This is a predicted structure of an 85-nucleotide RNA (c-di-GMP-I riboswitch aptamer) from a Woeseiaceae bacterium. Taxonomically the source falls in Woeseiaceae (Bacteria, Pseudomonadati, Pseudomonadota, Gammaproteobacteria). Of the family's consensus pairs, 95% are formed in the model.
[in-house]
RNA sequence: AUUUGAAAAAGGCACAGCUGCUGAAAAGCAGCGUCGCAAAGCCACCGGUCUACGGGCUCUAGCCUAAGACAGCGGAGUUACCAAU
Repeated sequence: AUUUGAAAAAGGCACAGCUGCUGAAAAGCAGCGUCGCAAAGCCACCGGUCUACGGGCUCUAGCCUAAGACAGCGGAGUUACCAAU
């Protein structure tokens, strides 16, 4: 440096749920938690998904819309621990 993640070790992250805070919401942050993860580190570039304050349409109840969000939905990009090779 390449490839791989079978076994091992050191450590890492934290689903659901609960509490608090922020937010219009989706969701985020902190704590507890421990479903899982070898990139469940980073990044909205591509596809996808969620929300709809505001805006638009219809005409009063709905529909559309990302500039909001999801990296623990997939892909691309990028960085890294341990071991094997």